[in-house]
RNA sequence: CUUCUAUCCAGAGCAGCGGAGGGAACGGCCCGAUGAAGCUGCGGCAACCUGCGGGAGGCCCCGCCCAUUACCGGGAUGCCCCCGCGCCUGGUGCCAAGUCCGUCCCUGGGGUCGCUAGGCACAGCGCAAGCCCUGGGGGAAGAUGGAAG
Numbered sequence: 001c002u003u004c005u006a007u008c009c010a011g012a013g014c015a016g017c018g019g020a021g022g023g024a025a026c027g028g029c030c031c032g033a034u035g036a037a038g039c040u041g042c043g044g045c046a047a048c049c050u051g052c053g054g055g056a057g058g059c060c061c062c063g064c065c066c067a068u069u070a071c072c073g074g075g076a077u078g079c080c081c082c083c084g085c086g087c088c089u090g091g092u093g094c095c096a097a098g099u100c101c102g103u104c105c106c107u108g109g110g111g112u113c114g115c116u117a118g119g120c121a122c123a124g125c126g127c128a129a130g131c132c133c134u135g136g137g138g139g140a141a142g143a144u145g146g147a148a149g
C1' cells in the first nucleotide's frame, strides 16, 4: 500500500518543550496567544488481539441399569466451543464537539407557495416543481483493530 472483516450516539488530560495552526478532502460550523500542530513525560479510558482466571455446553472417564450410543448422578487431567464475565500481563488504539455536521440514493413531517378579486384582510380549494427547517433508512469516504497478500 491492497484485499477481507468487526466496530464507530459511551468513555477518558495534566505537565514540559514548541510557537500558528488544527478538526482527512470540499462546504459549513467550530477549536486555537487563557497557546494550534508536533515531540516528550506521567496519568487515564476502553477491552480489538494476546495472556491468566471464572462460568455454560460438548468430547472423555466412572457409576446407575436385565441391557444400551440414551436418561440420571459424579469426576480429574486434557481437548473443542461459547460469554454485553473478571484482571489489565503483553501488542495496539483512543482521551473537544455522534466519524463535529453535511456531501450520493430512498423516504416521513412542517413551512414558504399557487388559484378564486385591482389591492389588503378573511375564507375555501390545491399541494406538481423549487427553496428552507426537521426526522428515519441505506451507501460512499475515513478512522481503529484483527486476518491475509
Base pairs, nucleotide, nucleotide: 001149002148003147004146005145006144007143008142013042014041015040016039017038021031022030023029025103026102027101028100043095044094045093048091049090051087052086053085054083055082057080058079059078060075061074062073063072099141104138105137106136107135108134109133110132111131112130113126114125115124116123
Predicted 3D model of a 149-nucleotide RNA (SAM riboswitch aptamer (S box leader)) from Meiothermus sp. QL-1.
The prediction has a mean pLDDT of 75.
The RNAcentral record of the sequence draws on Rfam.